[in-house]
Molecule: small-subunit ribosomal RNA
Organism: uncultured bacterium
């Protein structure tokens, strides 16, 4: 010390991106009351208009341009005023001289990576002012400003002549101390000024004393400044070698001073991997910010150093400068200009423009503090110290406070009740911090002197009076609802939202934070232990060089012993100040500011230990090394010899094929192939032995001898005496392909051709067939070069094997024990994300090396370097995604596996597809041909029945509170009915009728009709992808899950898995699982068999009547039936398998036997399966219509396609005539008998019957006979003609049916497909629902009744269990690459243009320093000539700026070109993920 989102279905881990936190010199959006206090051009060191920002001494100086004052002279006149002139007499004072200061303060960060800084030391130095000392301060000379006078010029300024003072210059004298020195000596200074004043003296100026300042030398001190050293201080090695004054040394010069610092000589050095040279970036610190801390980012504002003043260069004067507001030259730019010349330098306060996202006033004062001058007044200070401006920060205050529920209105929402803004408002009361306005009013100053200042502050009045935004509400993250909008408009830090019910967009209402500020941006630090000192890793996630050798370099055994470098204590200095903290003080408080403490982790020095490291001496054997000694080895390397088997080839034998494939073709053979013998010849590999084995550093090494050589392991005694372990660079070795050179070439075989396969096939097969495989030499240098596991040492249960060597037993063996070295297997603590590692560690420790830090670009591009090439090693950025990824878990899938079931195959049967018709659907048409269903699981399906109706669909005509429903003023019982117009809805005009119930007799009240007006109705209008409920399929498959409990970090597993077994997760054994749900089975219900009970409408054995027969009839309960209730079956018995189960195989016994047949019952779930048109529902749409009547029409169309089905193609049939046997059903708006009639459909008739009673209602195939004799037929029965029944308001579109005539296509049906396993298939007919009428569909019934099953290899579907997986929308899954489009950044690329910089050369301004009689000169000397000395001009040297050639590097550009990212549903194929359909991968 705090942590979340985000990779997945879910998991743990890896690992990135994102966020919540602080924090800013800030900016930009909304908004803005108020004081304090701090802050403010981060960019253009870009250019500046104006104004100020350095002056000061008259007590250094000659003076007097200005002002004032004073004398004196003059003039007007008001006689005490003015104005002239003269006087420097006096205050003072412009310009000069001269001093002192312009070297400080102020401002900037460009350069600069070390001439800086920072800290901590040194010695060879200077130091104006200023302190404290000391000893002077005599006497002299000549000049130039100022001023005159004259000339030049636009201007700046300038130049001649002359005249002068000084604290300005220059001699001389003096020298304690001072400096030089050969120790003998030498040298070298100064100024006066101004107050006071007793004597003296004076040329009246003063001398002269005194005091004050001042000036000379020189001491020390102080501050202040130079120098030097060591140590620290970014980043790049895709910068590795750098340097010629370089490095040292002598002599000389030069500096305040040491020194290559600068010359001459000499030597040949010096830095550098511990990172020099170069490149690139940046002023450096005290400190700021952030962090728990170590750390990391910055270096504003205040300090402290440095640097730099338009740019670049030089020096002068001075104590100090190479000088911000001073000088000289160069250069760019501004300006002025008379074109001949000249000015300037805001990185100083203010302001301008200009850049930019972006920073303020041409304010006030010198009253405080500080600075220069100056004796001092005082002057001067854009430092200062104040104001102004700006929410840019920090800090504090306010915008009101108490009460007030009918919970007002408004708005919002609503389930329509309410709810919620909300005690919030109103209203009552109350206060006045701010505000406003009046008065008062400091402290800042010690005597005067206050910018500030209409100051702080105080006091009074006035009135809630003047004062609230702003962002967000989907998860991180606090806070929700309504509208609108419809992948649109938009939002978005990161996951993401939005395709008609958006809590993520826009608006609004409420709500949440936060507040005079909120939000957004954008930098930094955190959070990131996400570069890991503290504090991370490397088998499989990124990450161990292929191996070894070994230099520098790190680390290192045991005992003594020195030193004291690390280490450890203690003094000491030092670590400025501010700041951080603490503690206390002042501003009312706070920020803020004052004191004073700690602290500043450091770095120096000294003193002290002596344990560990080091270091010094010495021993020592365990480490490691020599030595002897038998042994084992596919360890290397050269010779040399073998045998088998491929091929070729000769000869022989022998004849038609071989030879390859999943099948075939090309290829080889009748020119004699393949076979098969024997021979010959070449090259390459070297079965068996052979093993988890051996050897080797890795790479790799396999016939058999020989030679030469390497290393390990035991074992045995001596030796040596830490000699050791790693191990950056450097060395060597280093499969395979590949290159060079020259050989070889049997077999294989990239390339290459041909044959195949396929849409294609540039491939997998095949059939050929050069490179190369081989060997000598030289390259080359990577591999999935792996245990994905560096090298070393040491420590930590075991057990079983196996190789070498050695020792020991005894029962001498094919034998057991121990040990040492290798190698494997399995396991324990420990580790791991997990798999898994486990004395061969991945364990627990120690050293050393290499390495990694999301993926993608990209192991690429540039540059290096190595190579003959190919490449090979270093090795990046832009740009782009939020993931990539490891392990593991449950699923799905696999053209993986194993085991199992299903009419799934397969054996059979009988169909479908082929014909006609029917039905349904597509399409097509059409005003409309309503909608719906869509693969299996749509299609004789919703529809169990479309002429109208139904109906929704067209066209036409019609109505708007409506064909329904409530509320309803009004009138009227309801309700019956006739006419006349219209297709009709509909309209108009009558007739008929006066009801229930209560009652105070007025009138009320149900129901029912008619209604204005208005709420509403109504919709088969849309959305099954908003629902409910319904249903279909997987699948009547046998499965699905839960507590507890164990196990696992964890999703999960276990349970349910294994061995049996069944139909079955059915049972049974086993067993870290015990149990239990929801699925199975059962429990229902029909059916088979029997009992019991009832007996009518059914039934009739006996008994009795009776018919022409007939339970007809008495009667009967025995059977059939009926229908209620029992019993039966349960693997109960019996054998044998099996494990002593569970259970299976046969049997007995039974009507029935191993779920007896059937049927209802469908588990957790899937498909956003159907269905808004059944029905119910949320949204949304129409509302004189997308509602609601009416008539026609249409849902019935008709070139076709498809499903389902009829009927059939015949003889097992057809046709006629006889004969005989049934189940379940239906009926009063009905079934409807006899009985009469019609060839018939029917018709009439009406008995009977509300059904075990009547009736539909004759069952059909079957059987007995006759015919037909294989033909488009006596088959088929479609069509069409005619004639007619029947139902119904109506059968034209478009109805069943009948008669009679027509008589189509069909001779059994291609690919392919469907159904069935016993009373099943196939056949026969019967009944029912719908329904006026209308089935070949649908739902039921019963007759007759088959065959076939080896079997589980395929084929579907499904169950278990296992494997693999990059899939999870789950294989209809993922994905991978060219081409095409459109954009992004990038490499290369004739070149081109700019920076920067080597390196050669020319050039050479100021300016310094040397030279130097061309020229000139006052102080000193002088022998009077001239000397010293000095200037000015010349000229060397050095060097700025420019030039000119060459190179390096760097940005920016380029036609055209590479490759790379990213985009909507292109295009073209399937390379990889399943054995991905040829295992994949590495070189």
């Nucleotide at each position: 010390u705090a942590g979340a989102g985000u990779u997945u279905g879910a998991u743990c881990c890896u690992g990135g991106c994102u966020c919540a936190g602080a924090u800013u010199g800030a900016a930009c959006g909304c908004u803005g009351g108020c004081g304090g206090c701090a802050u403010g051009c981060c960019u253009a060191a870009c250019a500046c208009a104006u104004g100020c920002a350095a002056g000061u001494c008259g007590a250094a100086c000659g003076g007097u341009a200005a002002c004032a004052g004073g004398a004196g002279a003059g003039a007007g006149c008001u006689u005490g005023c003015u104005c002239u002139c003269u006087u420097g007499c006096u205050g003072a004072c412009g310009a000069g001289u001269g001093g002192c200061g312009g070297a400080c303060g102020g401002g900037u960060g460009a350069g600069u990576a070390a001439u800086g800084c920072a800290u901590a030391g040194g010695a060879a130095u200077c130091u104006g002012c200023c302190c404290a000392g000391u000893a002077g301060u005599g006497g002299g000379g000549g000049a130039c400003a100022a001023c005159u006078c004259g000339g030049g010029g636009a201007a700046a300024c300038u130049c001649g002549a002359g005249c002068u003072a000084a604290u300005a210059c220059c001699g001389c004298a003096u020298a304690c101390g001072c400096c030089c020195u050969a120790c003998g000596g030498g040298g070298g200074a100064a100024a006066g000024c101004g107050g006071g004043g007793g004597a003296u003296c004076u040329u009246c100026g003063g001398a002269c004393c005194u005091c004050g300042c001042g000036c000379u030398a020189u001491u020390g001190g102080a501050u202040g400044a130079g120098c030097c050293u060591a140590u620290g201080u970014c980043a790049g090695a895709u910068u590795a070698g750098c340097u010629u004054g370089u490095u040292g040394g002598u002599g000389g010069g030069g500096u305040a001073a040491c020194g290559g610092c600068c010359u001459a000589c000499c030597a040949a050095g010096g830095c550098g991997a511990c990172g020099a040279u170069c490149u690139g970036u940046a002023g450096c610190u005290g400190g700021u910010c952030u962090g728990a801390g170590a750390g990391g980012a910055c270096g504003a504002u205040c300090a402290g150093c440095c640097a730099c003043a338009c740019u670049g260069g030089g020096a002068c004067u001075g104590a100090g400068a190479c000088a911000c507001g001073g000088u000289c030259c160069a250069g760019a730019c501004u300006c002025c200009u008379a074109c001949g010349g000249g000015a300037g330098g805001c990185a100083g306060c203010a302001g301008u423009g200009g850049g930019g996202a972006a920073u303020a006033u041409u304010g006030c004062a010198c009253a405080a503090u500080g600075g220069a001058g100056g004796a001092a007044a005082c002057u001067c200070u854009g430092a200062u110290g104040c104001a102004g401006c700006a929410a840019c920060g920090c800090c504090g205050c306010g915008u009101g406070g108490a009460g007030g529920a009918u919970g007002a209105c408004g708005c919002a929402u609503u389930u329509c009740g309410g709810u919620g803004u909300g005690u919030a408002a109103a209203c009552u009361c109350c206060u006045u911090u701010u505000a406003u306005a009046u008065g008062g009013g400091a402290a800042g100053a010690u005597a005067a002197u206050g910018a500030c200042g209409g100051u702080a502050c105080c006091a009074u009045a006035u009135g809630a009076a003047u004062a609230a935004g702003c962002a967000c509400c989907g998860g991180c993250u606090a806070a929700c609802u309504c509208c609108g909008u419809g992948c649109c408009a938009g939002c978005a830090g990161c996951c993401g939202c939005g395709g008609u019910a958006a809590u993520a967009c826009g608006g609004a209402g409420g709500g949440u934070g936060c507040a005079a500020g909120c939000g957004u941006u954008a930098c930094u630090c955190g959070g990131a232990a996400u570069c890991a000192c503290u504090g991370g890793g490397c088998g499989u996630a990124a990450a161990g060089c292929g191996c070894g050798c070994g230099c520098a370099g790190g680390c290192g055994g045991u005992c003594u012993u020195u030193u004291a470098a690390g280490u450890u204590g203690g003094a000491u200095g030092u670590g400025a100040a501010a700041g951080c903290c603490u503690a206390u003080g002042g501003c009312u408080c706070a920020a803020c500011c004052a004191u004073a403490g700690a602290a500043c982790u450091g770095c120096a020095u000294c003193c002290a230990a002596a344990a560990c490291u080091a270091u010094u001496a010495g021993a020592c054997u365990a480490g490691a090394g020599u030595c002897u000694g038998g042994g084992a080895g596919g360890g290397g390397a050269a010779g040399a010899u073998g045998g088998a088997a491929u091929u070729a080839g000769u000869u022989g034998u022998g004849u038609a094929g071989g030879g390859g494939u999943a099948a075939a073709a090309u290829c080889c053979g009748u020119a004699g192939a393949g076979a098969u013998a024997a021979c010959u010849a070449g090259g390459a590999a070297u079965a068996c032995c052979a093993a988890a084995a051996g050897c080797g550093a890795a790479g790799g090494c396999g016939a058999u001898c020989u030679u030469c050589u390497g290393g390990a392991a035991c074992a045995g005694u001596a030796c040596u005496g830490a000699c050791g372990c790693u191990g950056a660079g450097g060395c060597g070795c280093g499969a395979a392909a590949g290159c060079g050179u020259g050989g070889g070439g049997a077999g294989c075989a990239a390339a290459c051709a041909g044959g195949a396969u396929u849409a294609g096939a540039u491939a997998c097969c095949c059939u050929g067939g050069u490179a190369g495989u081989c060997c000598a030499c030289g390259c080359c240098c990577u591999a999935a070069a792996c245990g994905a596991u560096g090298a070393a040492u040491g420590u930590u249960a075991g057990u079983c094997g196996u190789u070498g060597g050695g020792g020991g037993g005894c029962u001498u063996g094919u034998c057991c024990c121990c040990u040492c070295a290798g190698u494997g297997a399995u396991g324990c603590a420990g580790c791991u994300a997990a798999c898994g590692c486990a004395u061969u560690a991945a364990a627990c420790a120690u050293u050393c090396c290499g390495c990694c830090u999301g993926g993608g670009g990209a192991g690429u591009a540039c540059g290096g370097u190595c190579g003959c090439a190919a490449g090979a090693u270093u090795a990046a950025a832009a740009c782009u995604c939020a993931a990539a990824g490891g392990a593991a878990u449950a699923g799905a899938c696999g053209g993986g596996g194993a085991c199992c079931c299903g009419c799934a195959c397969a054996a059979g049967u009988g169909g479908u597809g082929g014909a006609g018709c029917a039905u349904g659907u597509g399409g097509u048409u059409u005003a409309a041909u309503u909608c719906g269903a869509a693969g299996a699981u749509a299609c004789g399906c919703g529809a169990a029945g479309a002429a109208c109706c139904u109906u929704a669909c067209c066209u036409g005509g019609c109505c708007u509170u409506g064909a329904c429903a409530u509320u309803g003023a009004u009138g009227g019982a309801a309700c019956c009915u006739g006419c006349u117009a219209g297709a009709g809805a509909u309209a108009g005009c009558g007739g008929g009728g006066u009801g229930c119930c209560c009652u105070u007799c007025g009138g009320g009240g149900a129901g029912c009709c008619u209604g204005a007006a208005a709420a509403c109705a109504g919709g088969u209008g849309c959305u099954g992808c908003a629902c409910g409920g319904c249903u279909g399929u997987c699948g009547u498959c046998a499965g699905c899950u839960c507590g507890u409990g164990u196990c696992g970090u964890g999703a999960g597993a276990u349970g349910u898995u294994g061995g049996g077994u069944u139909a079955a997760g059915u049972c049974c054994c086993g067993u870290a699982a015990c149990g239990a749900g929801c699925g199975c089975a059962a429990c229902c219900c029909c059916u088979a068999u029997c009992c019991c009970u009832a007996u009518u409408u059914g039934c009739c054995a006996g008994c009795a009547c009776g018919u022409a027969a007939a339970g007809g009839u008495g009667g009967g309960a025995a059977c059939u039936u009926u229908a209620g209730g029992g019993a039966g079956a349960c693997u109960g018995c019996c054998g044998g398998u099996g494990a002593c189960a569970a259970a299976c195989c046969g049997g007995a016994g039974g009507a029935a036997g191993g779920u007896g047949g059937g049927g209802a019952u469908g588990a957790c779930g899937u498909c956003a399966a159907g269905u808004c048109a059944u029905c119910a529902u949320g949204g949304c749409c129409c509302u004189u219509a997308u509602g609601g009547g009416c008539a026609g029409g249409g849902c019935u169309a008709c070139a076709c396609a498809c499903g389902u089905g009829c009927u059939a193609c015949a003889a097992u049939g057809g046709u006629c005539g006889g004969u005989a046997c049934a189940g379940a059903g239906g009926g009063u708006c009905g079934c409807g008998a006899a009985g009469c009639u019609g060839u018939g459909a029917g018709g009439u008739g009406g008995a009977g019957c509300u059904a075990a009673u009547c009736u539909c209602a004759g069952a059909a195939a079957a059987c007995c006979g006759g015919u037909c004799g294989u033909a488009g037929u006596c088959c088929g029965g479609a069509u069409c003609g005619g004639a007619g029944u029947c139902u119904g308001c109506a059968a034209c579109u478009c109805g069943a049916c009948u008669c009679c005539g027509u008589g189509a296509a069909g001779u059994c049906g291609g690919a392919a497909u469907c159904g069935c396993u016993a009373g099943u298939a196939a056949u026969c007919g019967c009944g029912g629902a719908u329904c006026a009428g209308a089935a070949u569909g649908c739902c039921g019934c019963g007759g007759u009744g088959a065959a076939u099953a080896c079997g589980u290899u395929c084929c579907c579907g499904g169950g278990c269990c296992u494997u693999g997986u990059a899939c999870a929308c789950a294989c209809c899954g993922c994905c991978c690459g060219u081409c095409a489009c459109a954009c992004c950044a990038u490499g290369g690329g004739a070149g081109u243009u700019g920076g920067c910089u080597g390196c050669a050369c020319c050039a050479g301004a100021a300016g310094u320093a040397g030279a130097u009689u061309g020229c000139c000169c006052g102080a000193c000397c002088u022998u009077c000539g001239g000397g010293g000395g000095g200037g000015c001009g010349u000229u060397u040297a050095c060097c700025a700026c420019g030039g000119u050639g060459u190179g390096g590097u760097u940005a920016a550009u380029g036609a055209c070109u590479g490759g790379g990212g990213u985009g909507a549903a292109g295009u073209c194929g399937u390379a990889a993920c399943a054995a991905g359909g040829u295992a994949a991968c590495c070189a």